[in-house]
RNA sequence: GGUUCAUCCAGAGCGGUGGAGGGUUCCGGCCCUGAGAAACCGCGGCAACCGGUCGCCCUUCGCCGGGGCGGACACGGUGCUCCCUCCGGCCCGAACCUCGAUCGUCGAGGCGGGAAAGAUGAACG
Numbered sequence: 001g002g003u004u005c006a007u008c009c010a011g012a013g014c015g016g017u018g019g020a021g022g023g024u025u026c027c028g029g030c031c032c033u034g035a036g037a038a039a040c041c042g043c044g045g046c047a048a049c050c051g052g053u054c055g056c057c058c059u060u061c062g063c064c065g066g067g068g069c070g071g072a073c074a075c076g077g078u079g080c081u082c083c084c085u086c087c088g089g090c091c092c093g094a095a096c097c098u099c100g101a102u103c104g105u106c107g108a109g110g111c112g113g114g115a116a117a118g119a120u121g122a123a124c125g
Stems, first nucleotide, its partner, number of pairs: 002124007013043005021032003026089004044081004049077003052073002054070006085117001090114004096110006
């Protein structure tokens, strides 16, 4: 880097170094930022995932082992710690709202839904 599956409207900070960008392709918006961006370091915190410990249940004569459930612990691996993945750009659209029209229908937008893409975790070759 690739494939598959799951989650993404919740949650969670301070200090130091640093010195102009950042919100993770591109474009258009909007937001954060010298009252200090990115990045790095220290100590915390949050919790979708994997492992572990513990508790309960099943299997067993019983134990070991195996399986299932539980965020019970917060121990390990990760990730995260402003704004919905910040919003939109692709597709669909019954009802509702707005505008327009060749006037009971059509078009456009709002709005709603979905996809794609992205991020994170786990598994796989």

Description: A computed fold for a 125-nucleotide RNA from a Chloroflexota bacterium, annotated as SAM riboswitch aptamer (S box leader). It matches the Rfam family "SAM riboswitch aptamer (S box leader)". Rfam links the family to the GO term regulation of gene expression. From the family's description: The SAM riboswitch is found upstream of a number of genes which code for proteins involved in methionine or cysteine biosynthesis in Gram-positive bacteria. Its mean pLDDT, the model's own confidence on a scale to 100, is 79. Of the family's consensus pairs, 94% are formed in the model.